[in-house]
RNA sequence: UAAGCAUGCGGCUAUGACGUUAGCCUUUAAACGCCAGCCUGGCUGAUAACGUCUAUCUUUAG
Numbered sequence: 001u002a003a004g005c006a007u008g009c010g011g012c013u014a015u016g017a018c019g020u021u022a023g024c025c026u027u028u029a030a031a032c033g034c035c036a037g038c039c040u041g042g043c044u045g046a047u048a049a050c051g052u053c054u055a056u057c058u059u060u061a062g
Base pairs, nucleotide, nucleotide: 010025011024012023013022016053017052018051019050020049021048033043034042035041036040
């Protein structure tokens, strides 16, 4: 100096925040939704999962 391994910190999981749990990555990384006739048009969800809050949407009542 390079490569490999272990550990730690940290990061990520299709749009915000908090808590818990799970998985993934180790910086040349994890991650960046689906369908179609792919010029263009259509569909679901603020979660990886659960709970709460906020935004948005639908219905009903005051």